[in-house]
Molecule: Bacterial RNase P class A
Organism: Puia dinghuensis
RNA sequence: GCUACCAACCGGGUCAUCGCUCUCUGUUCACACAGGGGGAGGAAAGUCCGGACAGCUUAGGGCAAUGUACCGGUUAAGAGCCGGGGGGCGUUCACACGUCCACAGAUAGUGCCACAGAAAAUAACUGCCUCGCAAGAGGUGAGGUUGAAAACGUGGGGUAAGAGCCCACGGCUCCGGCAGGUAACUGCCGGGGCGGGUAAACCUUGCAUGCUGAAAUGCCACGUAUACCGGCGAUUGAGGGCGGCCCGCCCGAUGCCGGAGGGUAGGCAGCUAGAUCCUCUGCAGUAAUGCAGGGACCAGAUAAAUGAUGACCGCCCGCGCCACCGCGGGAACAGGAUCCGGCUUACAGGUUGGUAGCUUUU
Numbered sequence: 001g002c003u004a005c006c007a008a009c010c011g012g013g014u015c016a017u018c019g020c021u022c023u024c025u026g027u028u029c030a031c032a033c034a035g036g037g038g039g040a041g042g043a044a045a046g047u048c049c050g051g052a053c054a055g056c057u058u059a060g061g062g063c064a065a066u067g068u069a070c071c072g073g074u075u076a077a078g079a080g081c082c083g084g085g086g087g088g089c090g091u092u093c094a095c096a097c098g099u100c101c102a103c104a105g106a107u108a109g110u111g112c113c114a115c116a117g118a119a120a121a122u123a124a125c126u127g128c129c130u131c132g133c134a135a136g137a138g139g140u141g142a143g144g145u146u147g148a149a150a151a152c153g154u155g156g157g158g159u160a161a162g163a164g165c166c167c168a169c170g171g172c173u174c175c176g177g178c179a180g181g182u183a184a185c186u187g188c189c190g191g192g193g194c195g196g197g198u199a200a201a202c203c204u205u206g207c208a209u210g211c212u213g214a215a216a217u218g219c220c221a222c223g224u225a226u227a228c229c230g231g232c233g234a235u236u237g238a239g240g241g242c243g244g245c246c247c248g249c250c251c252g253a254u255g256c257c258g259g260a261g262g263g264u265a266g267g268c269a270g271c272u273a274g275a276u277c278c279u280c281u282g283c284a285g286u287a288a289u290g291c292a293g294g295g296a297c298c299a300g301a302u303a304a305a306u307g308a309u310g311a312c313c314g315c316c317c318g319c320g321c322c323a324c325c326g327c328g329g330g331a332a333c334a335g336g337a338u339c340c341g342g343c344u345u346a347c348a349g350g351u352u353g354g355u356a357g358c359u360u361u362u
Stems, first nucleotide, its partner, number of pairs: 001358010012313007020039008041333001045344002048342005053213004060247004065209005070084005085103001086101005104204002109202002111198003125144002127140005152170006171194010217269004226260001228259005239251003276296003280293005315330006
């Protein structure tokens, strides 16, 4: 210097004319008009997680169900983020580094481990030993076969032959003690035990959880018809209490459910001043983040506005001519609708940083 991958940020700007929309001021009976100010995103997407807010609602308990699972911190909360511990994989002699983890429990129990193999846990094909003329009987599980995995591994002793049967070292696990650490855990010492794997298999344990959703919900105006039918019921309680069931509690009688019929579908609030923003400053912290100060106000529509044209600048590509310059072409993913903090997915091109590889001697 080039290429690939990963991460963060940007991803158009200025002026003019016309048009749309919100707000403020003025004129106006009103309509309308004039002027000032504002007008899509880093993901607005997905609707995955968590909340604010509103209603059920006057309180509570249980079952089921759902979710979660190493430790600490942060936060309104979070399965997010930050830091640490442990484990797997890659690389390495090792350390370090990078990356991934759905990281409680297999000694509560029930399942499953294809094929191969004698056998996948109540082991016995070959083999070894003892008895026997032989057939066969008994013992064994070291060696061998199969397999992802075969009764913890290596070495020694012992034995008829063998085996944790015994011993040494090592591995895994449980208990106890000491030291360090907020903790997960790490190191050391001692003792007990010895087939594994699998819980995004059922399950067990700990912790947590009400539901619905802005078409929530609240208010105003206008208008009409409940004249009818059926069922249930009237305090010994029909029906209702917006995820399922039970208990309990509450409302409840000109009541409740269903049929048939009639009226309305217009407006206001919710609605954008916030758990808000600022590559602003200081302090605390490894960091995420918090506190204080200073500054800013940046959509609020309701069939749903933010656009069109022209010029110039900036960016990318190609050509001329190496440069200056000129000509031509292009510009990704994509658009709010209650709001906020995250996660996931999409993205032409550019800038910065990191990792790996290649090239080169400037």